[in-house]
Notes:
This is a predicted structure of a 101-nucleotide RNA (Glycine riboswitch aptamer) from Phaeobacter sp. B1627. Of the family's consensus pairs, 90% are formed in the model.

RNA sequence: CAGCACAUGGGAGAACCGAGAGUGGCGCAGUGCAGCCGCCGCCGGUGCCGAAGGAGCAACCGCCCCGGAAACUCUCAGGCCACAGGGACCGUGUGCUGGUA
Repeated sequence: CAGCACAUGGGAGAACCGAGAGUGGCGCAGUGCAGCCGCCGCCGGUGCCGAAGGAGCAACCGCCCCGGAAACUCUCAGGCCACAGGGACCGUGUGCUGGUA
């Protein structure tokens, strides 16, 4: 210095409408039990995003028959309606492997 693994921190984009009987979560209230409250989800319609994954083309690269290849493209998946979770990529630490001095 590079690769892999683990831990940790940061981490974008994209929504509205409708239904609303019930139900899950969060908030508020209450604190003995409750809720007639607000927001979101579970339902339907249409639209939108790309940075899990997946697919396609390609500069370029190679052992050049063919193959590898993006943060480009497509959106199957996933996401856009709180919180949470996920999140390419980047930083830090530890361990292992390899290279260079």
The sequence was found by an Rfam model in a public genome assembly. Its mean pLDDT, the model's own confidence on a scale to 100, is 76.